Bacterial RNase P class A from a Thermoanaerobaculia bacterium, 401 nucleotides, folded computationally. Its Rfam family is "Bacterial RNase P class A". About the family: Ribonuclease P (RNase P) is a ubiquitous endoribonuclease, found in archaea, bacteria and eukarya as well as chloroplasts and mitochondria. It is annotated as a ribozyme. The organism belongs to Thermoanaerobaculia, within Bacteria. RNAcentral holds the sequence, with entries from ENA. It is recorded under the gene name rnpB. Its mean pLDDT, the model's own confidence on a scale to 100, is 75. The model forms 96% of the base pairs in the Rfam consensus.
[in-house]
């Protein structure tokens, strides 16, 4: 120059015109209601003055929670989720440090990262064999049998080292031993188990000893283990006002005991409720009405207006301290949208490039400019995707001095 990894920063300034939304002060005006004249509350419009007004992702709606309601729990299935340590935090599946693993030359990145010696599945096809497996082709000893020989056929035993098959074949690599071979013995590496050392701790060590060494992979397969998990959510919910039909028709069960009650399900505490009868028939067992008390089932009506939740918070900046870091302690300071069918815009004028293109050896000069993804709707911590434009540190590669 190039081609790459990681981090961070912006996301436009300024000054006019016009044009929204909101909050607070003043004054004005118009409607309801209470009220003893007086005034009180609410609610609309207007003027004048001053403060503010979309992100870094607001996206997705994937986690966590705050808050809200289901009445407050407790204990047990079910079901879901998470999975290595050790920290961080209101929590979290999430951040930081490391540990091991696996990709990369490399800076880095990724990782669904407890268990295969509970157990059950699962690996097409090929292969002789795919789990307590196996002889296709092949080696080797022994009998017989055909050939001058070389060599080749049969039986019967031995072997799993060589050759194939397959993603994968029962540790590897050498040497000795064997009839031929095989951890069948050794040496090294690799595995398991114990043991020191380091480290809070997964772990790790060219560290010691001992074993020929488990029947191998696979759990984002069933599954076991360990740890958490009540639901549903701002279209949660309070609250005020208004309308209708306090409708009709049926099914169970019960009037000396039912039933309801937090949107898996059982059980327990608890909380609401709780008809407690008439008539007729029958020897009686009981059968039928009518009332009433709970559960269902269908048919059809009505209302969806207004207030509030609605922005001062696990809030943001600055400084100090402790921590590798995430992040947490102190102290100072500030208020940074609240729309309600959805406000934050448009015009002009000037700046601003680190970027592009054009001129020059070079200093420089000129000209293009606000662009990319894209909008709050209770909020906040994340995570994951979209995407311009800079800056700094690291790595590789190739040239020059």
């Nucleotide at each position: 120059g190039g081609a790459g990894u990681g981090u961070u920063c912006c996301g436009g300034g300024u000054g006019g015109u016009c044009g929204c939304c909101u909050c607070g002060c003043u004054c004005u005006u118009c409607c309801g209601a209470c009220c003893u004249c007086g005034g009180u509350c609410g609610g609309g419009g207007g003027a004048g003055c001053g403060g503010g007004g979309a992100g870094g992702a607001a996206a997705g709606u994937c986690c966590g929670a705050a808050c809200u309601c289901c009445c407050a729990c407790g204990g047990g299935c079910a079901g879901c989720a998470u999975g290595c340590u050790c920290g961080c935090u209101a929590a979290c599946g999430g951040c930081g440090a490391g540990g091991c693993g696996c990709g990369g030359c490399g800076a880095c990145g990724c990782g669904a990262c407890g268990g295969a010696a509970a157990g059950u599945g699962c690996a097409a096809c090929a292969g002789a064999g795919a789990g307590c497996a196996g002889a296709c082709c092949g080696c080797c000893c022994g009998g017989c049998c055909c050939g001058c020989g070389a060599g080749g056929g049969c039986c019967a035993g031995g072997c799993a080292a060589g050759g194939g098959u397959g993603a994968a074949a029962g540790g590897g690599u050498g040497c000795g031993g064997u009839a031929a071979g095989a951890g069948c013995g050794c040496a090294c590496c690799g595995c398991u188990c114990g043991g020191u050392c380091g480290g809070u701790g997964a772990c790790g060590a060219u560290c010691c000893g001992a074993g020929g060494c488990a029947c191998g992979g696979u759990a984002a397969a069933c599954c076991c283990c360990a740890u958490g998990c009540g639901g549903a959510g701002c279209a949660a919910g309070a609250c005020c006002a208004a309308a209708u039909a306090g409708g009709g028709a049926g099914g169970c069960g019960g009037u000396u005991c039912a039933g309801g009650g937090u949107u898996g399900c059982c059980c327990g505490u608890c909380c609401c409720g709780u008809a407690c009868g008439c008539c007729g028939c029958g020897c009686g067992a009981g059968c039928g009405g009518c009332a009433c008390c709970g559960c269902u089932u269908c048919c059809g009506g009505g209302u969806a207006g207004g207030u509030c939740g609605c922005u001062a918070g696990a809030a943001g900046c600055c400084g100090u301290c402790g921590g590798c870091a995430a992040c947490g302690g102190c102290g100072g300071c500030u208020c940074c949208a609240g729309a309600g069918g959805a406000a934050u815009g448009a015009c002009c004028g000037c700046c601003u490039g680190a970027g592009c293109c054009g001129g020059g050896a070079g200093a420089c000069c000129g000209g293009c400019a606000a662009a990319a993804c894209a909008g709050a709707a209770u909020u906040c911590g994340g995570c994951u995707u979209a995407u311009g434009g800079g800056a700094c540190a690291c790595u590789c590669c190739g040239g020059c001095g």